[in-house]
SAM riboswitch aptamer (S box leader) from a Trueperaceae bacterium, 124 nucleotides, folded computationally.
It matches the Rfam family "SAM riboswitch aptamer (S box leader)". Its Rfam clan is "SAM clan".
Order: sequence, then C1' cells, then structure tokens
RNA sequence: UGCUUAUCAGGAGCGACGUAGGGAACUGGCCCAGCGAUGUCGCAGCAACCAAUCUUCAUAUAGAUAGGUGCUAAAUCCAGCCAGAAGCAAUAGCUAGGAUAGUGCGCUUUUGGAAAGAUAAGGA
Repeated sequence: UGCUUAUCAGGAGCGACGUAGGGAACUGGCCCAGCGAUGUCGCAGCAACCAAUCUUCAUAUAGAUAGGUGCUAAAUCCAGCCAGAAGCAAUAGCUAGGAUAGUGCGCUUUUGGAAAGAUAAGGA
C1' cells in the first nucleotide's frame, strides 16, 4: 500500500509547548478557534479488538488486572448516491435573471442501504 472480517447514536480531560486556522478529502450546511482551537509532548482517564494471568466454572459464559493497540467536542458533526414512508406543492418548486427564460418535476422530514472513512484482528 491494497485485501478479508468485525465494530463505529455509548464512554472518557487536565497541564506544558506552540500558532492560525481546524472539524480525512471535494461541494453545501452546521460547528470549534487569540477566553489559544487543530497539532506535539506529559500525565490522567475511557474502552475491551488482540494476547496473557487470576477468580468462578464441566466446557462455555461471566468477572478482575491492564500488556499490544485504539480513543478522550458535536452520530464517522450532518447531507451528497440508491430505495421506502409521510407532508407541501403541481397557477408550485428548482436554476439563472432586469423583464423573463430554461427544466418537468421539485422541496421538507424521516427510515433502511450503499459508497467513502476510522479502529482492531488476520493474511498478502
């Protein structure tokens, strides 16, 4: 780097350093940020994917410890693609615009899935 499987609405922050944008990428939205974000480091914590030990136990299961990782704003912050449902509207809606023109559907809410991504384990 790419592949397979599983999980992703729960949980968990202080200090130091440091500077301007940051929330993976693009678009739109919505947020965070000189009351110092994002990031790096330290400590603390959360969690229980992998391995181990101990307790319980017929095995399993369950519990404890915390070694390898991971994580500690917001659902993976939300949407985008597909499908379903409800509502509005169809003299509407959407796009551009001075009048008007183009399109033939559109808009909102919601559910499920996909895609992409993240993490773990395995294997190439």
The coordinates come from a structure-prediction model, not an experiment, and the mean pLDDT is 76.